The prediction has a mean pLDDT of 81. Predicted 3D model of a 351-nucleotide part of an RNA (small-subunit ribosomal RNA, central domain) from a metagenome. Its Rfam family is "Bacterial small subunit ribosomal RNA". Gene Ontology terms of the family: ribosome and structural constituent of ribosome. The RNAcentral record of the full RNA draws on SILVA.
[in-house]
Context: one part of a larger RNA
RNA sequence: CUGGGCGUAAAGAGUUGCGUAGGUGGUUUGUUAAGUAAAUAGUGAAAUCUGGUGGCUCAACCAUCAACACAUUAUUUAAACUGGCAAACUCGAGAACGAGAGAGGUCACUGGAAUUCCCUGUGUAGGAGUGAAAUCCGUAGAUAUAGGGAGGAACACCAAUGGCGUAGGCAGGUGACUGGCUCGUUUCUGACACUGAGGCACGAAAGCGUGGGGAGCGAACGGGAUUAGAUACCCCGGUAGUCCACGCCGUAAACGAUGGAUACUAGCUGUUAGGAGUAUCGACCCUUCUAGUAGCGAAGCUAACGCGUUAAGUAUCCCGCCUGGGGAGUACGGUCGCAAGAUUAAAACUC
Numbered sequence: 001c002u003g004g005g006c007g008u009a010a011a012g013a014g015u016u017g018c019g020u021a022g023g024u025g026g027u028u029u030g031u032u033a034a035g036u037a038a039a040u041a042g043u044g045a046a047a048u049c050u051g052g053u054g055g056c057u058c059a060a061c062c063a064u065c066a067a068c069a070c071a072u073u074a075u076u077u078a079a080a081c082u083g084g085c086a087a088a089c090u091c092g093a094g095a096a097c098g099a100g101a102g103a104g105g106u107c108a109c110u111g112g113a114a115u116u117c118c119c120u121g122u123g124u125a126g127g128a129g130u131g132a133a134a135u136c137c138g139u140a141g142a143u144a145u146a147g148g149g150a151g152g153a154a155c156a157c158c159a160a161u162g163g164c165g166u167a168g169g170c171a172g173g174u175g176a177c178u179g180g181c182u183c184g185u186u187u188c189u190g191a192c193a194c195u196g197a198g199g200c201a202c203g204a205a206a207g208c209g210u211g212g213g214g215a216g217c218g219a220a221c222g223g224g225a226u227u228a229g230a231u232a233c234c235c236c237g238g239u240a241g242u243c244c245a246c247g248c249c250g251u252a253a254a255c256g257a258u259g260g261a262u263a264c265u266a267g268c269u270g271u272u273a274g275g276a277g278u279a280u281c282g283a284c285c286c287u288u289c290u291a292g293u294a295g296c297g298a299a300g301c302u303a304a305c306g307c308g309u310u311a312a313g314u315a316u317c318c319c320g321c322c323u324g325g326g327g328a329g330u331a332c333g334g335u336c337g338c339a340a341g342a343u344u345a346a347a348a349c350u351c
Base pairs, nucleotide, nucleotide: 004322005321006320007305008304012319014202015201017200018199022195023194024193026089027088028087029086030085031084032083034082035081036078037077038076039075040074041073042072043071050066051065052064053063054062055061092192093189094188095187096185097184098183099182100181104178105177106176107175108174109173110172111155116150117149118148119147120146121145122144126137127136163170164169207248208247209246210245211244212243216242217241221237222236223235224234259318260317261316262315263314264313267296268295269294270293271292272291273290274289275288276287277286300307301306324351325350326349333344334343335342336341
């Protein structure tokens, strides 16, 4: 390489979105003859290999004859399949119209509870903390309690195996702008599709730059304990940070540890959204269809665990990735970055 694989053994890229090249592609008719198939002709050196015969006394070796095999060119023929061209279709895809749900996104405004701080009143000796303590706060009046004020951050209940989003993720309320989705009708276009090397975009937290902000929490750091020690766990403080705007970074157990698309293959139970029927004055109930989201389970699959119409089943198409452990996701080089570093990515050696 072939092959075999990728939930947990090595292996699905963080994510789709957009999507280039490329690969693959629905139904029908006609045509073409590139692929495909057949026939004929040519080439396909010799040696080697295989089979026959012969020569060295045999054999190795040598000679001679034949053949397989594969490749390629030209001509002719065939037209099922793939491709090209032409015409058409509606089931894929998209659009239109009518409904609907939603923490989807961005911006602005706004609400109450709580913590902290400040001012004032009441009030007096403790408070806080722990396994126990101490550091710490407090007679310069704390804790507690009442009134007023400031400021920042997060949104109890509702709340759910619930919803939305491609993923990361998204939750007080209102408004503006805006993306996607589902259901129904079958009105329109007529294969416009799927995947996607590179590429572009997005991408938690931490971190970085500039300028703000800073209540609570809190790396670092200081102190008190514990301990043989305690650079920790516990306690008292506390700076960056956490928050906002703009710009970078580009990584996570970025997980369903499960790439995307399409088709097919028993059911049962819940739940969310929409439709139809039944029922009813109407709603609920009940039956059913579609789309999502969960629990169990037939066949099947799996090394087992388990998966099981949301497949890890049965198939097809496209991409990515793996190939013993360590060395190592490291060195060197390249690219990117302000840096931290990221990405691409070995070998010697060793078991």